Model confidence (mean pLDDT): 81 of 100. The RNA shown here (transfer RNA) has 75 nucleotides and comes from a Candidatus Nanopelagicales bacterium. Its Rfam family is "tRNA". Its family is annotated with triplet codon-amino acid adaptor activity in the Gene Ontology. It was read from a public genome assembly.
RNA sequence: GCCAAAUUAGCUCAGUGGUAGAGCAACCGCCUUGUAAGCGGUAGGUCGUCGGUUCAAGUCCGACAUUUGGCUCCA
Numbered sequence: 001g002c003c004a005a006a007u008u009a010g011c012u013c014a015g016u017g018g019u020a021g022a023g024c025a026a027c028c029g030c031c032u033u034g035u036a037a038g039c040g041g042u043a044g045g046u047c048g049u050c051g052g053u054u055c056a057a058g059u060c061c062g063a064c065a066u067u068u069g070g071c072u073c074c075a
Base pairs, nucleotide, nucleotide: 001071002070003069004068005067006066007065010024011023012022013021018055026042027041028040029039030038048064049063050062051061052060
């Protein structure tokens, strides 16, 4: 330098162009003699960045950034 994949909640990940979600973690409560476990609830998001298309974009298109893997060149 080239190619591919990934980027969404604190972590791990879902998400047919039409209301952004789950599990775990956190917090509050229930249960228990108490703890763990279990149950219920609450909070938590510029969907990597900037543009484009569209009535409408996490989703489609482009550029860029970061991460991972592969290839190539030079020494």
Notes:
The source organism's lineage runs through Bacteria, Bacillati, Actinomycetota, Actinomycetes and Candidatus Nanopelagicales.